[in-house]
Molecule: Bacterial RNase P class A
Organism: Sulfurovum sp.
């Protein structure tokens, strides 16, 4: 120098004018004007997840079934299918990087084409016995098919031949020791146990979830209508039985209110919030102190114009709020770390 790898920031500026949308004051009886100050995003997106919050059972709890999702380990967290660290497994010199990671050694099923045989193993060529020469039988060693042929080497064995049987070797499962909180990882016995592959197949094992969503929901006006609204699928088990009269008695009566359009207001933004610092911690995180208040529309503001600068500006735009995931993005910058092989 080039080439890579993780992490973070920024996402045109900068001066004027006209506007728009909330907040604040301030004049006015009112409209309404005035003065201040504020006003999309790193994804605001898909809505894939997990919460807040609000409804839904003519009562509240709790459990089981159905149904769904998730599935090394620990640790964060309001939760989670997210994080962060680690295990194991592949990729890469390396730095980092992927990871739809439980279990097929419980049960069941499913593999096109070749191929004789595809999961209880198979006799198509060889090869070995016998033979009446037609054949019968043994054999997984060797050949061929195959994405996949039921440990590998090598000896013993045998008519031939085979974990049949030994040694070493892999690999699996029991166990022992030692190290970790664990996954597991190393190291020693033991067993011939040799067990294919598919769980993104049904299925089991563990673990979580009740449903529905801000068009929830709540209150008010007005016009209309007249009598009924049917939401939480099934089951158990506990507790309880609005008010007021009554009744042995949830036994009977009243109080009740439901819907339909149209508009206001409130849910609506102070919130698991932000910024600095400092403490604990490998880190996600966590507590402590100071500060700070940063959009709330509702057919829906956040924009035009104008003038300079350059690096010539992508992807896109709030709609109840928050943690995350994914995906799309013109580009500039900053820190951190690594280099086989090729080249100076």
């Nucleotide at each position: 120098c080039a080439g890579g790898u993780g992490c973070a920031a920024c996402a045109g500026g900068u001066a004027g004018u006209u506007g728009c949308u909330g907040g604040u004051g301030g004049u006015g009886c009112a409209a309404a004007c005035c003065a201040c100050g504020a006003g999309a995003g790193g994804a605001a997106a898909g809505u894939c997840c997990g919460g807040g919050c609000u409804g839904c059972a003519a009562g509240u709890g709790a459990g089981a079934c159905a149904g769904g999702g998730c599935u090394c380990c620990a640790u964060c967290u309001a939760a989670c299918g997210g994080a962060u660290g680690g295990c194991c497994a592949g990729a890469g010199u390396a730095a980092u990087c992927u990871g739809a990671g439980g279990g097929c050694a419980a049960g069941u099923g499913c593999a096109a084409c070749a191929g004789a045989a595809a999961g209880u193993a198979g006799g198509u060529a060889g090869c070995c016995a016998c033979u009446u020469c037609g054949g019968u039988g043994g054999u997984g060693a060797u050949a061929g098919u195959g994405a996949a042929a039921g440990g590998g080497u090598g000896g013993g064995g045998u008519a031939a031949g085979a974990g049949c049987c030994c040694a070493c070797c892999g690999g699996u499962g029991c166990u022992u020791a030692u190290g970790g909180u664990a996954a597991c990882a190393u190291a020693g016995g033991c067993a011939g146990c040799c067990a294919g592959g598919u769980a993104a197949a049904c299925c089991c094992u563990g673990u979580c979830c009740g449903c529905a969503g801000c068009a929830a929901g709540a209150a008010g006006u007005a016009u209309a209508u007249g009598g009924u609204a049917c939401a939480a699928g099934u089951c158990u088990c506990a507790c309880a039985a609005g008010c007021u009269g009554u009744u042995c008695a949830a036994u009977c009566a009243g109080c009740a209110c439901a819907c339909a359009u149209a508009c206001u207001u409130c849910g609506c933004u102070u919130g698991a919030g932000c910024a600095u610092a400092u403490u604990g911690g490998c880190a996600a995180c966590a507590a402590u102190a100071u500060g700070c208040c940063u959009a709330g529309a509702u057919a829906a503001a956040u924009a035009a114009c104008u003038a300079c600068c350059c690096a010539c500006g992508a992807c896109a735009a709030a709609a109840c709020c928050c943690g995350g995931c994914u995906u799309a993005u013109c580009g500039u910058u900053g820190c951190a770390c690594c280099u086989a092989a090729a080249u100076a």